Model confidence (mean pLDDT): 87 of 100. Large-subunit ribosomal RNA, domain IV from a Clostridia bacterium, 325 nucleotides, folded computationally.

Context: one part of a larger RNA
């Protein structure tokens, strides 16, 4: 000096990103316990007490009787606690080996397909699963308890539902044309059936075009300008534009560039944090809003309580390192 541990005067987080680490709390009994609440919690809330004496033996470690108590702690092992946001309701699950979480799951919710030889999924098939189930069932997306709700647009995309016009494939149809040659002509040449080829006219699904629904399908939810008897601001007008222009609730927000936005509150002293403004660069309703008691090895602010974390650094143990063997 390292590594593990044990102590500390005086102060008590000044340390640091940040109480990381370490202290410190603890057992049983008694007394008491708020907001809040989904009356089941919250609760071990929080705080406060108390937790033996007497006797006889002893190998000193106890053992035996006795009294009185609500309890008879300890050699170890044995919750810190409050307030206030944020997120996820919870209990679970996960990146074996750098993330345990606000993430995934969840019970509810909701849309959708399925009528049974289901849908749907594995297989090339045969054949399984779904189900030895049958719409209170199964299968898929999407949201995620719970309470209040969940607005406007169907014009693009999709999906459903029409079937009158239009555009369509093969198939059907065979018009015409053309090659071949019996024949006919003096020649040029025409040229019947037949065989061969080529293929117009109609006919003809779905599917697109069309018509109509459908947003808790994928998604979207405006600009300019003016105006009130201080001034400011605009209930109101006005115009262009849209499928419709963002309702109700939140809002410097796990979303706010500008920004340490502005007041308030907490400190002496706050870019973190509470509570409010609304100027929402670029919040918004199941990609759900917005609220909540309980939960949380969860994120942040604060306080008590206790400490070598710190002012400041000392001394001890034990193993290293060092020397010598």
């Nucleotide at each position: 000096c390292u590594a593990u541990u044990g102590u500390u005067a005086a102060g008590g987080a000044a340390c640091u990103c940040g109480g990381c680490a370490a202290a410190a709390u603890a057992a049983c009994c008694c007394c008491g316990u708020a907001a809040c609440u989904u009356c089941g919690g919250g609760a071990g809330a929080a705080g406060g007490g108390g937790u033996g004496c007497c006797u006889g033996c002893u190998u000193c470690g106890g053992c035996a009787g006795g009294c009185c108590g609500c309890a008879g702690u300890g050699a170890a092992a044995a919750g810190g606690c409050c307030c206030a946001g944020g997120c996820g309701a919870c209990u679970g699950u996960u990146u074996a080996c750098c993330a345990u979480a606000a993430a995934c799951a969840c019970a509810g919710g909701u849309c959708u397909c399925u009528g049974c030889u289901a849908a749907a999924g594995c297989g090339c098939a045969a054949g399984c699963u779904g189900a030895a189930a049958u719409a209170u069932a199964g299968g898929g997306g999407c949201u995620g308890a719970c309470g209040c709700c969940u607005g406007c647009c169907c014009g693009g995309u999709g999906c459903c539902g029409g079937a009158a016009g239009g555009u369509u494939a093969a198939g059907g149809g065979g018009a015409u044309c053309u090659g071949u040659c019996a024949u006919c002509g003096c020649a040029a040449g025409a040229g019947a059936a037949g065989c061969a080829g080529u293929g117009a006219a109609c006919u003809u699904a779905a599917g697109c075009c069309c018509c109509g629904g459908u947003a808790a399908a994928c998604g979207g939810c405006g600009g300019c300008c003016g105006u009130a008897a201080c001034u400011a601001u605009a209930a109101c007008g006005g115009u262009c534009c849209u499928a419709a222009g963002g309702u109700a609730g939140c809002g410097a927000a796990a979303u706010u560039c500008c920004u340490u936005g502005u007041c308030g509150g907490g400190u002496a002293a706050g870019u973190u944090c509470c509570g409010a403004c609304c100027u929402g660069c670029a919040c918004g309703a199941a990609u759900g809003g917005c609220g909540u008691a309980a939960c949380g090895a969860u994120c942040u602010g604060g306080g008590c309580a206790c400490u070598g974390u710190c002012u400041c650094a000392a001394c001890a143990a034990u193993a290293g390192a060092c020397u010598c063997g």